[in-house]
RNA sequence: UAGCGUCUAGGGUUCCGAUCCGUAAGGAUGACUGGUCCGAGAGAUGCCAUCCGCAGGCCAUGGGUCGGCGGACACACGGCGGGAUAAAAGCCCGGGAGAU
Repeated sequence: UAGCGUCUAGGGUUCCGAUCCGUAAGGAUGACUGGUCCGAGAGAUGCCAUCCGCAGGCCAUGGGUCGGCGGACACACGGCGGGAUAAAAGCCCGGGAGAU
């Protein structure tokens, strides 16, 4: 041994919808398919950072700086418990404790 975006696995129920009750206002329900919403270190993908190579531009030229092209970017079993949010989760504590 990084960061960010999009999406998915997954998640609950603040809002919408749905169902039920009600004259209505409104209320209840997430073992209601869904929309909004949250969302992976060990999922996908893109950008970006970093490193290596190549040939260059610029400058105040023992060097510095800037972009371009190509490559690399590995591996990863994992609780209990706690936390946030409306609430929960593969979110955060956490590549933690532990295991090998």
Background:
Guanidine-I riboswitch aptamer from a Rhodospirillales bacterium, 100 nucleotides, folded computationally. The sequence was found by an Rfam model in a public genome assembly. Rfam family: Guanidine-I riboswitch aptamer. Rfam's curators write: This family represents a conserved RNA structure found upstream of the ykkC and yxkD genes in Bacillus subtilis and related genes in other bacteria.